Large-subunit ribosomal RNA, domain VI from Verrucomicrobia bacterium SCGC AAA027-I19, 252 nucleotides, folded computationally. Model confidence (mean pLDDT): 89 of 100. The source organism's lineage runs through Bacteria, Pseudomonadati and Verrucomicrobiota.
[in-house]
Context: one part of a larger RNA
């Protein structure tokens, strides 16, 4: 901007995209076959690789400041307890969230037309012949089925509701997002749990300081403490105030 009024939803597929693998074990079967050696078609299963796709429960990484250790230094007058700096100092662990190495899940059936063979009925040729006419079977291949996108499919589809009291809506602002480069797309704005706080469990860490008691001391005890980011749930304490602008008047 179009889809001849305007919207808020839900759909239909025209068409495009994607995916198409494989191996190996058992049974049937030590059959059939084959003198034996050796060893099947067919069909049943059950596993496994690469390969997509999606997740984060579980294993495991990462987690730039979630705990703790620790080392030199300087500083807070000093001991204690800390604080900056040295790759995050260094190291050991480690939540969400992102991820493989981890977990689900997919390539199944099945149609329909063919190739190459296989064939049937059958004359040009009284015989013969799959082929001239005619009818069949058959591949990981092709069309479909499956999965995704899709009405700029200008051929502009369809359905449902709503609205013509600045109306339905819609956007501006704001709080935000597992959305995200801006944008857009979602979720909420007091008729409210959106996000910050607080609380509460959870989870990580690993037994805080400080003062008291025991101990000569080291250390014990209170204590599985105390501190905690991103995650769950409550909870209006703090911010989402107010409000403004598009959009019309029944639609060539």
């Nucleotide at each position: 901007c179009g889809u001849a009024g305007g919207a808020a939803a839900a759909u239909u597929g025209a068409a495009g995209g994607g995916u198409u693998c494989a191996a190996a074990c058992u049974c049937u079967a030590g059959u059939a076959c084959g003198a034996g050696a050796g060893g099947a078609c067919c069909g049943a299963g059950u596993u496994u690789g690469a390969c997509g796709c999606a997740c984060c429960u579980c294993u495991g990484g990462u987690g730039c400041a979630c705990c703790u250790g620790u080392u030199g230094u300087u500083c807070u007058g000093u001991c204690a307890a800390g604080a900056g700096c040295a790759u995050a100092g260094c190291a050991g662990g480690g939540u969400a969230g992102c991820u493989a190495c981890g977990u689900g899940c997919g390539g199944a059936a099945g149609g329909g037309a063919u190739a190459a063979g296989c064939g049937c009925u059958g004359a040009a040729a009284g015989c013969a012949u799959c082929u001239a006419a005619g009818c069949g079977c058959c591949a990981a291949g092709c069309c479909c089925c499956u999965c995704c996108u899709a009405a700029g499919a200008u051929g502009a589809a369809u359905u449902u509701u709503c609205c013509c009291u600045g109306a339905a809506g819609g956007a501006u602002c704001g709080u935000g997002g597992a959305a995200g480069a801006c944008u857009a797309c979602c979720a909420c704005g007091u008729u409210g749990a959106u996000a910050g706080g607080c609380u509460g469990a959870a989870a990580g860490u690993g037994u805080a300081a400080a003062u008291g008691c025991a101990g000569u001391a080291a250390u014990g005890u209170a204590u599985g403490a105390g501190c905690u980011u991103a995650g769950c749930a409550g909870u209006a304490c703090u911010a989402a105030u107010c409000a403004u602008c598009c959009g019309a008047u029944c639609g060539g």